[in-house]
Context: one part of a larger RNA
RNA sequence: CUGGGUGUAAAGGGUGUGUAGGCGGGCAUGCAAGUCAGAUGUGAAAGCCCUGGGCUUAACCUAGGAUGUGCAUUUGAAACUGGUUAACUAGAGUACUGUAGAGGGAGGUAGAAUUCCAGGUGUAGCGGUGAAAUGCGUAGAUAUCUGGAGGAAUACCAGUGGCGAAGGCGGCCUCCUGGACAGAGACUGACGCUGAGGAGCGAAAGCGUGGGGAGCAAACAGGAUUAGAUACCCUGGUAGUCCACGCCGUAAACGAUGUCAAUUUGAAGCUUGUUUCGAUAAGAAGUGGGUUUCGUAGCUAACGCGCUAAAUUGACCGCCUGGGGAGUACGGCCGCAAGGUUAAAACUC
Repeated sequence: CUGGGUGUAAAGGGUGUGUAGGCGGGCAUGCAAGUCAGAUGUGAAAGCCCUGGGCUUAACCUAGGAUGUGCAUUUGAAACUGGUUAACUAGAGUACUGUAGAGGGAGGUAGAAUUCCAGGUGUAGCGGUGAAAUGCGUAGAUAUCUGGAGGAAUACCAGUGGCGAAGGCGGCCUCCUGGACAGAGACUGACGCUGAGGAGCGAAAGCGUGGGGAGCAAACAGGAUUAGAUACCCUGGUAGUCCACGCCGUAAACGAUGUCAAUUUGAAGCUUGUUUCGAUAAGAAGUGGGUUUCGUAGCUAACGCGCUAAAUUGACCGCCUGGGGAGUACGGCCGCAAGGUUAAAACUC
């Protein structure tokens, strides 16, 4: 290089955007770079192959042919690829009218609950567990009522419901803002797909500076349990969890399933548009988007997947190549650090 793979056996990049590159709709025109055909030159000899000849034969020697798949020049062909010109609308996009939504950012606000503080009532317990104890309480706790403070999260609605590229997003109101879908069919006219690098986004934990701190709670302390108990259980409790700004850049970042496009029997739901019928309602029949379960063909080692494919094809990218050593060492790059990323070998089975 050719090849085989990538849901669970090794292997889909966390995710989108996009540079180079690769690939790319239908019609016409003309060019001739790729492509194809012819000619000329060259492609040393020997060897290999074919047909003869010479040593008694063979090896060996020798003559001719073929080949040398290539390169250069030249003459042509124009289907396909390419580049040119002109036009097209089915891909893609713009405008218009609507629809649903925890999509994102900022500000405000509401009620329930926990905790704390002050006061009233009230008295001996409360709390906790398998059972206890540590702990709290006659300096008046727990319980109950009133008032206040503060932080965090939004019960019910709530749903294999919705939205988002992924991470993720949930009280209510206002402002700013992204995307999706449907309907009509006005406009642009291939503007597309993928995407090495790059630059963005990226849960939790962690880090820096400054705030905040109700509850919860690594660490830590005590009480239990136990042979021990650096745990599970209990009582406390600090970082942290929250906010602003800046880092980190990783996860079972999972559908363990890359993105885009096309083709291929069905059934039952959910959700969100729309058309017709019906009466405007219930409903029925169509027609789009998303999503769930089952299942035909087919696929699969099996499990299972099955129009949202793991079926049948095409385009492009990432990745895999026995186990351990090891996602480690060294070096590079990044980071304040923690560490991340790229990534071996000896040796061994």
Small-subunit ribosomal RNA, central domain from an uncultured bacterium, 349 nucleotides, folded computationally. The full RNA is in RNAcentral, with records from ENA and SILVA. The coordinates come from a structure-prediction model, not an experiment, and the mean pLDDT is 89.